RNA sequence: GCCCAAUUAGCUCAGCGGCAGAGCAGUUGCCUGUUAAGCAAAAGGUCGCUGGUUCAAAUCCAGCAUUGGGCG
Numbered sequence: 001g002c003c004c005a006a007u008u009a010g011c012u013c014a015g016c017g018g019c020a021g022a023g024c025a026g027u028u029g030c031c032u033g034u035u036a037a038g039c040a041a042a043a044g045g046u047c048g049c050u051g052g053u054u055c056a057a058a059u060c061c062a063g064c065a066u067u068g069g070g071c072g
Stems, first nucleotide, its partner, number of pairs: 001071007010024004018055001027041004048064005
């Protein structure tokens, strides 16, 4: 220098053009003599960044960034 993959909640990951989700963690409540376990609820996100396409983009396209891998 070129090619490929990944980037979404604190962590691990879904979501493949039409309201952003799950598990775990954390918070509050219930339960219990207490803790743990269990049950319930709420909270938590500029979907890596900048543009483009589209009525509509986490999703498609381009560039850039970071991480991992391959080639030279």
Molecule: transfer RNA
Organism: Acanthaster planci